[in-house]
Bacterial RNase P class A from an Acidobacteriota bacterium, 425 nucleotides, folded computationally. Model confidence (mean pLDDT): 77 of 100. It was read from a public genome assembly, where an Rfam model found it. Its Rfam family is "Bacterial RNase P class A". The family's RNA type in Rfam is ribozyme. Its family is annotated with dimeric ribonuclease P complex, tRNA processing and ribonuclease P activity in the Gene Ontology.

RNA sequence: GCAGUGAGCCGGGUAAUCGCUGCCAUCAGUAACCUCGCCGCAAGGGGAGAAGUGCUGGCGGGAGAGGAAAGUCCGAACUCCACAGGGCAGUGCGCCGGGUAAUUCCCGGGCGGGGCGACCCGACGGACAGUGGCACAGAAAAUAUACCGCCGCGCCAUGGCCCGAGACCGCAAGGUCGAGGGCGACGGCGGGGUAAGGGUGAAAUGGUGGGGUAAGAGCCCACCGCGCUUUUGGUAACAAGAGUGGCAGGCCAAACCCCGCACGGAGCAAGACCAAAUAGGGAAGCGAAUGAUGGCGGCCCGCCUGAAGCUUCCGGGUAGGUUGCUCGAUCCCGUCAGCAAUGCCGGGGCUAGAGGAAUGAUUACCCUCGUGGGGUCCGCAAGGGCGUCAUGGGACAGAAUUCGGCUUAUAGGCUCACUGCGGCA
Numbered sequence: 001g002c003a004g005u006g007a008g009c010c011g012g013g014u015a016a017u018c019g020c021u022g023c024c025a026u027c028a029g030u031a032a033c034c035u036c037g038c039c040g041c042a043a044g045g046g047g048a049g050a051a052g053u054g055c056u057g058g059c060g061g062g063a064g065a066g067g068a069a070a071g072u073c074c075g076a077a078c079u080c081c082a083c084a085g086g087g088c089a090g091u092g093c094g095c096c097g098g099g100u101a102a103u104u105c106c107c108g109g110g111c112g113g114g115g116c117g118a119c120c121c122g123a124c125g126g127a128c129a130g131u132g133g134c135a136c137a138g139a140a141a142a143u144a145u146a147c148c149g150c151c152g153c154g155c156c157a158u159g160g161c162c163c164g165a166g167a168c169c170g171c172a173a174g175g176u177c178g179a180g181g182g183c184g185a186c187g188g189c190g191g192g193g194u195a196a197g198g199g200u201g202a203a204a205u206g207g208u209g210g211g212g213u214a215a216g217a218g219c220c221c222a223c224c225g226c227g228c229u230u231u232u233g234g235u236a237a238c239a240a241g242a243g244u245g246g247c248a249g250g251c252c253a254a255a256c257c258c259c260g261c262a263c264g265g266a267g268c269a270a271g272a273c274c275a276a277a278u279a280g281g282g283a284a285g286c287g288a289a290u291g292a293u294g295g296c297g298g299c300c301c302g303c304c305u306g307a308a309g310c311u312u313c314c315g316g317g318u319a320g321g322u323u324g325c326u327c328g329a330u331c332c333c334g335u336c337a338g339c340a341a342u343g344c345c346g347g348g349g350c351u352a353g354a355g356g357a358a359u360g361a362u363u364a365c366c367c368u369c370g371u372g373g374g375g376u377c378c379g380c381a382a383g384g385g386c387g388u389c390a391u392g393g394g395a396c397a398g399a400a401u402u403c404g405g406c407u408u409a410u411a412g413g414c415u416c417a418c419u420g421c422g423g424c425a
Stems, first nucleotide, its partner, number of pairs: 001421010012366007020064002023061002026058005032053002034049003038045002066396001070407002073405005078267004090263005095109005110124001111122004125258002130256002132252003147198002149194003153190004160183004166177004206224006225247001226245008271323004281314006294304003330349005336343002367394007375386004
C1' cells in the first nucleotide's frame, strides 16, 4: 500500500425568520364556578364585582424522539381476573458452566462445520419405541438387492486348432480333397459365487494398505474410525491414554412422535376515582272519584281534565373529567472484583409525557460524500496529494405505561485491535 476480520461510536452543525405541543411567570379580556346586594313564600329571576379556579388573547422564559422510537418475536415490572390437589390438550425450549429481576438473551468453555488466517456459523436430546418420507437417475434409497464387470461349474460347436481311414496329382520330395474323431476361448447359452472395480445419485451398507482367495469379502492383519470397559486431567460438557469387540440397521425429528424441563388468562383501551342528560332498577312517601296528575306563564284560590301514576332519596352504569404517567432492575464518570457477561461502592445529573397525537419549515454559511472541468505538486507510468469552479446527494425512520433482549431497516463517516499478501529500510 492492497484485501479483509472483530469490537465500539457518530449519524449533520451554526445563525436568522416563521410556526407546533406541554410547563412557568406576567398582563388584559370574559364571567361558567365564585363573592356581594336586589325581587320572590319558594322554585327561580335579574344586577354588580373580579382575589381564586376555568376559558380566550398578548408579551416573555424554559423544555421538546431514536439507535433503532419499528416488528410486537421473547423475558419481566405493574394491574385486574381465576386458582384445593392432580391430569389431558396446547405452546416453547433441549452440550456444559456462569451472569441476570428474568429469558429461548448475554459471557466463557466443549463439540461439529467453514475459512490460508484474523475469525465466522450451529434448535447441538433420541433414527434398535413406533409411524412415515428420501423427487429424477439407478439393479437397489434399506426385513435388502445385482445392470455392466470379475471368477468357478455345466452344456453347445456354424469360426479355430489337432489327429485322421481313404481318394487324387507328382519319378520323388511333397501338395490338394477329405468321412469320422478329439480339444476348446478371446465365442454362445444356462445356473451359481462375488460386492474388489465401473456406472446412477445429494446420499450406496466403515476407510487406506497388505495378506488371502477361483474371484472376492473384517475372511485375516496393521493403522484410522466406531462401540464397550477402564485410568488420568477437568466443577462439567469433554479430552487424552490403555485394554477389548471384527464392527451394529444410511439420511431426515425446523415430519409425526418419544424423553426431559418450563408455562393460569388478559393487558394502561390494564386498573382506580369523580360523575351529567335520557332510559331502566330499589326504597320511602302521596294517590283510588273524599280527585293523584296534567292544562289555564309560576305560586294561592278557582275552573277544566279524569286514572296509575307522581315526588324525594339511594345505588349501578354511559358521555365527559381526573388518575395510573414517568425517579427508574435509570443515565454519566471513576475505583475495585472478575478472562468476560456483570456486580459492589463513591461522586454527579434529571432527560417528552401528549392523548389522534407536537418535536417542523424556509434561507444563508459551513461540514461531508459522489460526478465533471481546468490549475498546481509528487511519480517513468498507472495513479495520488493540495486547493478551486460547476452540479447533485446527506439515509432508515416517528415516542403513546415502563424496562431488559432479539430481529429487521439505515446515505455517509470515525476510532481501536488483529489477519493475509506485496513493497521499502